[in-house]
RNA sequence: UGAGCUGGCCGGGCGGCCGCGGCCGACACCUUCGGGUGCAGGUCGAGGAAGGUCCGGGCUCCACAGGGCACGGUGGUGGGCAACACCCACCCGGGGCAACUCGCGGGACAGUGCCACAGAAAACAGACCGCCGGUCCUGUUUCGGCAGGGUCCGGUAAGGGUGAAACGGUGGUGUAAGAGACCACCAGCACAGCGGGUGACCGUUGUGGCUAGGUAAACCCCACCAGGAGCAAGAUCAAGAAGUCGUUCCUCCGGGAGCGAUGCGCACACGUUCGAGGGCGGCCCGCCCGAGUGUGCGGGUAGAUCGCACGAGGCGGCCGGCGACGGUCGUCCCAGAUGGAUGGUCGCCAACCGGGUGCUCGCAAGGCCACCCGGCGAACAGAACCCGGCCUAUGAGCCAGCUCAUCCG
RNA sequence: UCCCCCAUAGCUCAACUGGCAGAGCAGCCGACUGUUAAUCGGCAGGUUAUUGGUUCGAGUCCAAUUGGGGGAGCCA
Repeated sequence: UGAGCUGGCCGGGCGGCCGCGGCCGACACCUUCGGGUGCAGGUCGAGGAAGGUCCGGGCUCCACAGGGCACGGUGGUGGGCAACACCCACCCGGGGCAACUCGCGGGACAGUGCCACAGAAAACAGACCGCCGGUCCUGUUUCGGCAGGGUCCGGUAAGGGUGAAACGGUGGUGUAAGAGACCACCAGCACAGCGGGUGACCGUUGUGGCUAGGUAAACCCCACCAGGAGCAAGAUCAAGAAGUCGUUCCUCCGGGAGCGAUGCGCACACGUUCGAGGGCGGCCCGCCCGAGUGUGCGGGUAGAUCGCACGAGGCGGCCGGCGACGGUCGUCCCAGAUGGAUGGUCGCCAACCGGGUGCUCGCAAGGCCACCCGGCGAACAGAACCCGGCCUAUGAGCCAGCUCAUCCG
Repeated sequence: UCCCCCAUAGCUCAACUGGCAGAGCAGCCGACUGUUAAUCGGCAGGUUAUUGGUUCGAGUCCAAUUGGGGGAGCCA
């Protein structure tokens, strides 16, 4: 200088004017004395992803009597964490010259399924060509036989060819030709011993049989985990028409009025001890509750307060740990809307880019610093119960560490 | 807040248990006709929404993403 890998930072600052939401609130007005309305002023006011809703938890309500079957999730090891499918470190395998990176990374001697096309044969293998032996025919003959060709029977997995994959590889012995049939070495598998490691696993020695295909992101098996729903959770208050039920009073006995409970309407179906339906996450058994429930069609509205803003909280220091993280001390209080606030505009500045001048370093290319001019001064996006992750979107850029190649000293 | 489904040629849809991605309409060329329509013959057109993975092989299986569509919960 070029190419690349990994990790991190920022998401503008100050001021003027106008404007918005929450809380406090001098003062004025009203008041049923609880407070309400107006308004000067004070104070706080989006994010790194607030997003997707892919995981995990807090919180709230329901359930907690179990058994069987079916379903779901996770999947190397050790650790971190409230928990996780997240994070850290390591192991194994793939990729890369390397920094580094990727992996749903348990099991294919429990069982079942699948492996198209091509190929002879595709999973308890298999003879198309080839090689070899034999019978017969033909041919030839010196009549003993025998080159060559063909038919049939058999042997053979060395060679050819097909395929993603052909039942270990190389060399030798052996044989009619061959073959782990036998031998040596190598690869790989199983078992056992020794050594290292918390462990996944690694190294090494011996024995065995000669060899075991792939696929579980196919069914499945194994180990472990998980009760359901979700802030429209849930709680309180207000308003409750028609109808229904209960009760009190009146009555001309037709009914009417008050109070309480329930309560959107219509149709159909099932049902009250011969038990509809609901709960025990799905089904069955079983248990419990139980007087209304289910389905379809249609209609209508989301009033007020709480939940709800102090939390696995932020920032800084020290200590422990390779690290994720943990401990401890100090300090700070930081949005709560409900048609949904945090914006607009002007000026200056930081940062960045381009150009110029000066000084200085350097052989040079060029660089540091200072000043001037011009540009830009931002993208993605916006809380809605709250946290921890993952993933995705994103502007101008900046910083640190490492690797490889080339050149110079 | 919670849940489900879909994406294949210009349009509407197929593709059985993973094995050469197809049909109708539309389009283009030719024939027929005086011309057009109809009809007949032929042709082209696809990164199967995107990216990665599993597998010998992916429209199909798995994961993540993007876009679109639908449903449930209320009667105080």